[in-house]
RNA sequence: GGGCCUGUAGCUCAGCCUGGUAGAGCAGCGGAAGUUUAACCCGUUGGUCGCGGGUUCGAAUCCCGCCAGGCCCA
Numbered sequence: 001g002g003g004c005c006u007g008u009a010g011c012u013c014a015g016c017c018u019g020g021u022a023g024a025g026c027a028g029c030g031g032a033a034g035u036u037u038a039a040c041c042c043g044u045u046g047g048u049c050g051c052g053g054g055u056u057c058g059a060a061u062c063c064c065g066c067c068a069g070g071c072c073c074a
Stems, first nucleotide, its partner, number of pairs: 001073007010026004020057001028044004050066005
């Protein structure tokens, strides 16, 4: 220098191909029960979807550029 993959909640990830309300588990918070703690049960908070731009009525999703990490080639 070239190619490919990955980037979404505090953590691990799904959703992307096929544009249409941003989700799951764990963690956190509150509650119930319990002598107490944990587990189990009920409820709930938390997001510039890596950054910028474009297309579109509408973008996590499509297109372009950039950044970061990983792998391969040179």

This is a predicted structure of a 74-nucleotide RNA (transfer RNA) from a Candidatus Aenigmatarchaeota archaeon. RNAcentral holds the sequence, with entries from ENA. The coordinates come from a structure-prediction model, not an experiment, and the mean pLDDT is 83.